[in-house]
Order: sequence, then C1' cells, then structure tokens
RNA sequence: UAAGUAAACCGGGCAGCCGCCCUUCCUUUGGGAAGGGAGGAAAGUCCGAGCUCCACCGGGCAGGGUGCUGGGUAACGCCCAGGAGGGGUGACCCUACGGAAAGUGCCACAGAAACAUACCGCCCUUCACAGAGUGAAGGGUAAGGUUGAAAUGGUGAGGUAAGAGCUCACCAGCCGGCCGGGUGACCGGCCGGCUGGGUAAACCCCACCCGGAGCAAGACCGAAUAGAGGGACAAAAGGACGCCCGGCCUGUCCCCGGGUUGGUCGCUUGACCCUGUUGGUAACAACAGGGCUAGAUAGAUGGUUGCCGCCCUUCACUUGUGAAGGACACAGAACUCGGCUUACAGGUUUACUUAGCCC
RNA sequence: GGGCCCAUAGCUCAAUUGGUCAGAGUCCCCGGCUCAUAACCGGGUUGUUGCUGGUUCAAGUCCAGCUGGGCCCACCA
Repeated sequence: UAAGUAAACCGGGCAGCCGCCCUUCCUUUGGGAAGGGAGGAAAGUCCGAGCUCCACCGGGCAGGGUGCUGGGUAACGCCCAGGAGGGGUGACCCUACGGAAAGUGCCACAGAAACAUACCGCCCUUCACAGAGUGAAGGGUAAGGUUGAAAUGGUGAGGUAAGAGCUCACCAGCCGGCCGGGUGACCGGCCGGCUGGGUAAACCCCACCCGGAGCAAGACCGAAUAGAGGGACAAAAGGACGCCCGGCCUGUCCCCGGGUUGGUCGCUUGACCCUGUUGGUAACAACAGGGCUAGAUAGAUGGUUGCCGCCCUUCACUUGUGAAGGACACAGAACUCGGCUUACAGGUUUACUUAGCCC
Repeated sequence: GGGCCCAUAGCUCAAUUGGUCAGAGUCCCCGGCUCAUAACCGGGUUGUUGCUGGUUCAAGUCCAGCUGGGCCCACCA
C1' cells in the first nucleotide's frame, strides 16, 4: 500500500422564528415563565420474565417445547467458555450437535436385490451331443459388471472348485473392559470382540421444562339504562382453551337484549443508568460514589430559514480550490424489562491476518 | 396496543404417510354445428405452489425467517 477478519461506536451540528406534549411555579383566569421531551432497532410479536386477574389444592394421561459439556442469569430457545464435526493459506467463521445393534414405518423411478436378495458373470456336480466346447437341470459364490442419492469397510497376502473378515498384517469405524488426563462433553493408550445402509426438521425412545389469559389485564369514582327475556343442568354444571380421578367451594354457564364512550389509579424509580475498585479467562457478580432520563389517550417529540459538515454531478480555472444543483439511511415510544430476528445511506476507532514494497 | 388464522392457474377448489410430468371445474383461444349468436361437440394454453434459506436422494407438503391479506377484543347494570 492492497485485500480481508473480529469487536465497539456514531448515525448530522449550531443559531433564529413559529408550533405540540408533560411537570413545577406565578397569575389581572386571557395567559405567562422555567425545566424535560424517541431508537439501535422504539419494528416483527419469535422466545423468556415481572405485574394483574381467573375462589383453591393434589395426582395421572394427552399436548407443547428444548436437546454436546460446564458456567452466567429473575428466567430463557439468550450469553460466555470449552469439546466434537465442517469450511478458509490465515486472522477467523458455521453447526436443529441426544438415540438408527428398543421397536414400527418409508426409501418413488431404475435395478437381480433398498435389508434380505443371484440378472449377467465365475465355479462345481449330473445328463445330452464324437471332442475342444455347447445346452439343460441342481447347487455354491457378493471378488467383477449393470442400476441408483445410497449396494454390505479399504489395500496386500494366504486360502478355495470359484469365492468370501474365511484367515492374517496394516489402516478406518463400532461395541465392551481396563489405565491415565479433565468437574464434564471428550482426549490418549492397551486388550478383547465385531464389519450391522439411510431417514428421528417420520412416528417414537431417553433426559429436562411447561396452568390459562393478557394493561382493551385489573382497581376505584361518576353518569345512564330494562333484565319478572329465553335455554341448559341439581343423579348436575362450573372452577377462565383438552380428558380422567380425589378433596374443597359455589346458582353456575350459554344465547338474546338495554345503557355509556367520562374521570382517577395501574404509568413509569427500574432484575435502571454512569464512573471506579475487587473477584472471575469470559458472560457476569459484589461493593463504593454519583444521577433521574418521554408518559400521550386519536395519541406530543414538528415545520421553516441561515451558516457549517459529509457525499455525488456539472462547470470554471490558478490543480486544489471556487460556483451552481442534488442528496444525508432504516425507521418512529403507548404497562415494563432481558434476549433473538429482520431493516439500515454513510462514517469512525481498536486489535489481528495474508500478500507486495522499503529500511 | 394485544391475540388468532390464511396464501396453489385470471377465479373457485383438489393433490392420501414427502415420490415420478401439481390436477378438476370455470374463464380464454382454435375448429365444428347455425343465416348469425348462445347452448352443445372436439381440441389446446394455463403455474417461480406468496418470497428466501435449511433438512432430505427427493419439498405444494417438514422446519426457520420475511411479505401480503383477513378476523376478534372496552366498561356498567
């Protein structure tokens, strides 16, 4: 210098004018002053919680979710660290990564055969033909060919009628036992046995977890109105979206009508933010100090002007400046947090890798 | 704001436990019949299965993430 990898961050700035929402204060009730006012995703609503309600409690089945190991956390499908497998020259990245010798199912077409098989080929026996050999019948054989996404471990030697882990050596894989390291996943070594297709984002098995609904939850005040409406069930029904059982509680559930579209709380101080120290590889935790940082209810956080910044185009010349024009993303709180995922013009910083050049 | 569901030809629907070239009706086009049109008869074109990835030999179907559309909800007696 070029090409990359990982992480963190910014994502227009200043001023004037006119507006909007909230809080506090003043007031001549007209209003005025001061302070505060979107995001890294406020989004998708995909997970996990807090909070609130569903009188309540327990057991079983069904259903759903997660899936290497160890930690972190209020919790998680998240995060950190590690193991194994895969990719990259490398920095580094990716992984729905339990079980297919518990069982069941499926594997279209092709092919002899898709999990138990002989189509061609090879070999043996018998018979027929005069013989080499050919044909027929019976049998052996997975070494070779053919098909397919996938065909029974690979190489060599022995062995055999021909063959075959049939036997042996090495390698690969699986299972069991022992030893060593590690908390563990796992790794290394030795011995023995085996050579058993794939699919669990098919059913299933194993381990662990899960009650439901959601701030339009819910609580209070006020106003208005019509519940002598219909139905189900007392040997029952319901116990807020499955079924069964036991205890316990109760007039409970469904349909059809009537009225209102007001106010207050929930509502923003919270698993909160910043700085520092300590512990820990890290995620994170503890302690100390400091801070308060939107709260509407048809829904505020905006518009415009000037200067500057960054980028693009055109023109001009004094070649790095000037002028003109354009552009500055994704998007916008509505009970609140922790995550994930998705969208995002442009830019900054740090660490590292691989090439080339110079000293 | 919160919860739930759906997407296959221009339209309405199929597609079995994932299997060979995704079908049917209608619409449209061509030919016949008719003086002509309709009806009727014969033949034909239909498609990125909303999009993008993944699992699998193989995806409309299974899984994940997006896109578009639809439905429901308050309080009082």
Molecule: RNase P RNA; transfer RNA
Organism: Chloroflexota bacterium